Model confidence (mean pLDDT): 89 of 100. A computed fold for a 72-nucleotide RNA from Trichloromonas acetexigens, annotated as c-di-GMP-I riboswitch aptamer. The organism belongs to Trichloromonas, within Bacteria. Of the family's consensus pairs, 100% are formed in the model. Its Rfam family is "c-di-GMP-I riboswitch aptamer". Rfam describes the family as follows. GEMM was predicted in a large-scale screen for bacterial structured RNA regulatory elements.
RNA sequence: GAUAAGAGCAAAACCGGGGAAACCCGGUGACGCAAAGCCACGGGUCACGUUUGUGAUAGCCGGGCCACCGAA
Numbered sequence: 001g002a003u004a005a006g007a008g009c010a011a012a013a014c015c016g017g018g019g020a021a022a023c024c025c026g027g028u029g030a031c032g033c034a035a036a037g038c039c040a041c042g043g044g045u046c047a048c049g050u051u052u053g054u055g056a057u058a059g060c061c062g063g064g065c066c067a068c069c070g071a072a
Base pairs, nucleotide, nucleotide: 001069008033009032013028014027015026016025017024018023031059037065038064039063041062042061043060044057045056046055047054048053
């Protein structure tokens, strides 16, 4: 970060499964994404608990690490 090229990921919904839940996994699907690759370090939000907390969310924000291409 371009009406570039070759690629990639996959929202909601539905089906099956896991979980107390948030949510996650697989399949179908494609709203979108220049890191929508990875990390729960800080903040936010969500679930559970209420004594310190525990879990989730990276496609909420910040931060860290790695990464394809190469016009302006």